[in-house]
This is a predicted structure of a 72-nucleotide RNA (transfer RNA) from a Clostridia bacterium.
It matches the Rfam family "tRNA". The family's RNA type in Rfam is transfer RNA. Rfam's curators write: Transfer RNA (tRNA) molecules are approximately 80 nucleotides in length.
It was read from a public genome assembly.
RNA sequence: GCGGGAAUGGCUCAGGGGUAGAGCGUUGCCUUGCCAAGGCGAAGGUCGCGGGUCCGAAUCCCGUUUCCCGCU
Numbered sequence: 001g002c003g004g005g006a007a008u009g010g011c012u013c014a015g016g017g018g019u020a021g022a023g024c025g026u027u028g029c030c031u032u033g034c035c036a037a038g039g040c041g042a043a044g045g046u047c048g049c050g051g052g053u054c055c056g057a058a059u060c061c062c063g064u065u066u067c068c069c070g071c072u
Stems, first nucleotide, its partner, number of pairs: 001071007010024004018055001026042005048064005
C1' cells in the first nucleotide's frame, strides 16, 4: 500500500429499511427470622464519527477513526 471483518445500555451479544432488544449487572417492591434463590417493576444506548440516498437509516452507499485477520 491492497483486501476482508468488528464497533449497539456498565459487560457479553442480538437486530441486515418502519424509529432498538435479550442475558448478566445496578436499583425499588414482594416473598424469608436473616442471606441466597425466586416473583413483579424501574433506570440506563442520538447504534464509533461525518456526509449521502429514502416518506423513514443501527440496517443501504461514500468518506473517516480505532482494533483484528490476510496479502504484498